The prediction has a mean pLDDT of 83.
Predicted 3D model of a 519-nucleotide part of an RNA (small-subunit ribosomal RNA, 5' domain) from a metagenome.
The full RNA is in RNAcentral, with records from SILVA.
Context: one part of a larger RNA
RNA sequence: GAAUGAACGUUGGCGGCGUGGAUUAGGCAUGCAAGUCGAGCGAGAACCCGCAAGGGGGACAGCGGCAAACGGGGUAGGAAUGGGUAGGUUACGUACCCUCGGGACUGGGAUAGCCACGGGAAACUGUGGGUAAUACCAGAUAAUCCCUUUCGGCGUGGUAGCUGGAAGGGCAAAGGUGUGAUUCCACCUGGGGAGCGGCUUACUUAGUAUUAGCUUGUUGGUGAGGUAACGGCUUACCAAGGCGAUGAUGCUUAGGGGGUGUGAGAGCAUGACCCCCACCACUGGGACUGAGAUACUGCCCAGACACCUACGGGUGGCUGCAGUCGAGGAUCUUCGGCAAUGGGCGAAAGCCUGACCGAGCGACGCCGCGUGUGGGAUGAAGGCCCUUGGGUUGUAAACCACUGUCAGAGGGGAUGAAGUGCAGGUGGGUAAUCUCAUCUGUUUGACAUAGCCUCAGAGGAAGCACGGGCUAAGUUCGUGCCAGCAGCCGCGGUAAUACGAACUGUGCAAACGUUAUUC
Numbered sequence: 001g002a003a004u005g006a007a008c009g010u011u012g013g014c015g016g017c018g019u020g021g022a023u024u025a026g027g028c029a030u031g032c033a034a035g036u037c038g039a040g041c042g043a044g045a046a047c048c049c050g051c052a053a054g055g056g057g058g059a060c061a062g063c064g065g066c067a068a069a070c071g072g073g074g075u076a077g078g079a080a081u082g083g084g085u086a087g088g089u090u091a092c093g094u095a096c097c098c099u100c101g102g103g104a105c106u107g108g109g110a111u112a113g114c115c116a117c118g119g120g121a122a123a124c125u126g127u128g129g130g131u132a133a134u135a136c137c138a139g140a141u142a143a144u145c146c147c148u149u150u151c152g153g154c155g156u157g158g159u160a161g162c163u164g165g166a167a168g169g170g171c172a173a174a175g176g177u178g179u180g181a182u183u184c185c186a187c188c189u190g191g192g193g194a195g196c197g198g199c200u201u202a203c204u205u206a207g208u209a210u211u212a213g214c215u216u217g218u219u220g221g222u223g224a225g226g227u228a229a230c231g232g233c234u235u236a237c238c239a240a241g242g243c244g245a246u247g248a249u250g251c252u253u254a255g256g257g258g259g260u261g262u263g264a265g266a267g268c269a270u271g272a273c274c275c276c277c278a279c280c281a282c283u284g285g286g287a288c289u290g291a292g293a294u295a296c297u298g299c300c301c302a303g304a305c306a307c308c309u310a311c312g313g314g315u316g317g318c319u320g321c322a323g324u325c326g327a328g329g330a331u332c333u334u335c336g337g338c339a340a341u342g343g344g345c346g347a348a349a350g351c352c353u354g355a356c357c358g359a360g361c362g363a364c365g366c367c368g369c370g371u372g373u374g375g376g377a378u379g380a381a382g383g384c385c386c387u388u389g390g391g392u393u394g395u396a397a398a399c400c401a402c403u404g405u406c407a408g409a410g411g412g413g414a415u416g417a418a419g420u421g422c423a424g425g426u427g428g429g430u431a432a433u434c435u436c437a438u439c440u441g442u443u444u445g446a447c448a449u450a451g452c453c454u455c456a457g458a459g460g461a462a463g464c465a466c467g468g469g470c471u472a473a474g475u476u477c478g479u480g481c482c483a484g485c486a487g488c489c490g491c492g493g494u495a496a497u498a499c500g501a502a503c504u505g506u507g508c509a510a511a512c513g514u515u516a517u518u519c
Stems, first nucleotide, its partner, number of pairs: 001519004006515005013369006019362002026325003030322003035066003040063002047056003073280003082205008092197003097193007105139004114129006145170010175185002206252003213243003218240008255277004259270004282303005305316004333359001335358003341355001342353004372402004382393004406460001408455004415448002421442009463508005468489003474503005484491002
C1' cells in the first nucleotide's frame, strides 16, 4: 500500500447493487416449511329444492396412486470408503421423459372407512358384523424377456465374453372420462435413447521420525454364498503371504474443488456469499418400503435431555424460515406473495411450495449523488497572534442576484405479463358436443418503479484523524520526568512545533480513525 462475512470509538443526508450467527454440531416456547389426485374406490356432513318420496351439493375422514431420496440447512466427522484431472465398466442399475414393437382374457377371497359393543386420563386400541377399487390373489395367453441344455461363427494362450440358431422350463396386465371414439388419459411386457446414478484404474491432494516397524480376513488361490454389479464383500479349505525411510503404522490438524486476497511474477495465504462434489441431521445402532434412502420435518431399539400424566403410561427433536435463551468483541423481521422463475400432484381448472420473488433492519462492503451557484472589501464584528504598525480567520460571512439535483407534497405513466381459462371466428382430422393449430376480445402484479410534469423554498443535510522526523500540515497558553503521549526513533525535570487546550493548518470525507488478521 492492498484486502476483510469484521469488531470498537466519534460522527452520520439520499439512492442502487451486494452482504449479515465466523463463538456453543449448545438448549429451544410459538407459527409456518410436502403434498396432491373425485377423470382409481366405496361412503358421505353442513347447506339448497321439495308436503313427501326423492333430487342437488360436496366438507372432514378412509382405501388406492404418484411425490415425499428433490428442493432447503450445516461443516461435526473424515487424511482417504473423500476431492481434483484423465480414463474404464466384455463386472452394473434406472421411476418419471422420448422413440419403436407386442398385449390387455377368465375368475376369486378379503380389508379400511362404516355399524354395534367395549378398554384407556390420554396417546391410542380390542372384539363382532358388513362393503369397494387402477388394492390383493389364482388361472389362461405371450415373446425379441428370464433360466437350463446344446450347435455354429467371432474372440482368447486357455477360459470368460459377443453374436446367430434349436430344444425344454418360467413370468403380465386395469381400468377411467365420455357417448364422437379402434382415435383421449391411464395399464402390462420387451428393444433403443436421453438424463441420472453405482463400481473401478492411474496420477495428485496437511503436519509430525522427540511415531519404525505394521497386518491374521491379514495377502493370494479354489469351492460356495451374497449383490443391480466386480471384489475377502462373507464363509469353508489351501498356501504364507501383503505394506514400509520414495515414510508403512501411529498421533495431531482439516470438509475438497471452481475460486478469493495479495504480488511484476514465481509464490504465499485462504476456501464467507455463488456453483460442483462429499458427509451430517438430539447421541449410538438397525433395517423396512421403494426405481432410488440405510431416509432432516418416516419406522424400530438403546441413551441423555425436556414436556404431559388420573402414576398405570405416553410425547418430542429448528445444523428449514422467522423468533428465543445462553456463551460471545460480534451478525437481522416471530414481514408480504405465489405476480414471475422452478418443483410436486392433477386430463385440466387448480391446490401446495419460508424453494423462490419481494419488502424490513444494519454505513457491513462497493459504487453514485447531494449538503448549493455567481457576485460581494468599510477586507465588518468576534476569535487568535502581535515588534501595537498590523497580520490572520477571509470572499469566508452579511448583503445582492440566481438555480432546483436529492429529500418533501401532488399528478400522470412505461415495464417486470408470457400465459391459463372463458366467449367467438378460421383451417385440418370423412362426421362429431371431440381434438389440434391459429386469430380476435376478455382475464392475472406480492412488490418495485425508470423517465416526465407541477409546487414551495437555500430552505432539511459535515464530520473524523493528524500537524517533532519517517509524513502533507505551527503558533500561543497551561503543565513542569508530574499529568500524560508513543507504530519506530523517542517527547515531558519552567521558554515543550511531541503532554492538555485554543486558534490555525494538512489529509480524507458520509465517513474518519483504532484493533485483529493475510499478502